[in-house]
């Protein structure tokens, strides 16, 4: 420089173009327990890297730019 993957909750990672954006775990609070772990209830927490476009409808397609990881020179 080229090419391929990837980017969604503090962290892991789901989510055939269609309805409120979701699990676990990680916080809070309550239960429970002499007390703690577990466990059981409920919370809180996301501009779906970004600027644009396709389209009735975009986390999802595309195009640029950006961040990382591979590879290739």
């Nucleotide at each position: 420089g080229g090419g391929c993957a990837u980017g969604u909750a503090g962290c892991u990672c789901a989510g055939c173009g269609g309805u409120c954006a979701g699990a676990g775990c990680a916080c809070u609070u309550c239960g429970c327990u002499g007390a703690u772990a577990a466990c059981g209830a409920a919370g809180c927490g996301g501009u779906c890297g970004g600027c644009g476009g396709u389209u009735c409808a975009a986390g999802u397609c595309c195009u640029c730019c950006c961040g990382u990881g591979c590879c290739c020179a």
Predicted 3D model of a 73-nucleotide RNA (transfer RNA) from a soil metagenome. RNAcentral holds the sequence, with entries from MGnify. Rfam family: tRNA. Rfam links the family to the GO term triplet codon-amino acid adaptor activity. It is annotated as a transfer RNA.